The RNA shown here (c-di-GMP-I-GGC riboswitch aptamer) has 89 nucleotides and comes from an Anaerolineales bacterium.
The organism belongs to Anaerolineales, within Bacteria.
RNA sequence: UCCGAUAAAGGCAAACCCGUCGAAAGACGGCGACGCAAAGCCACGGGUCUACCGUUGUGAAAACAACCAGGAUCGCCAGGCCGCCGAAG
Numbered sequence: 001u002c003c004g005a006u007a008a009a010g011g012c013a014a015a016c017c018c019g020u021c022g023a024a025a026g027a028c029g030g031c032g033a034c035g036c037a038a039a040g041c042c043a044c045g046g047g048u049c050u051a052c053c054g055u056u057g058u059g060a061a062a063a064c065a066a067c068c069a070g071g072a073u074c075g076c077c078a079g080g081c082c083g084c085c086g087a088a089g
Stems, first nucleotide, its partner, number of pairs: 002089001003086002011036002017030005034075001040081003045077002047073004054067005
C1' cells in the first nucleotide's frame, strides 16, 4: 500500500410513527435500527424520482397529457477529495 477480522475504540442510521418546511420528489428535527468500512464531503458523468414554472397538444371550461428549465437523491452506479482502527494474507 492493497485488503477488511465473530478484533478493539468510536461513528452513521433505512423503514414505520410524530413535528416543521416544500407544489412535489424530498429535506431537517425527534423516535427508532434495516443496514453501512467511507452510509464522511462533492450533483461534474450515467441512472432514478419530481415537475410549481414554461412549451406543445386535447378541452367550452375545470382540468388532463407529453416534453422540460429547475429541483431531489452520494443509503443507485461510476468518479474526485478527505479520513478512524489494524488480525490474517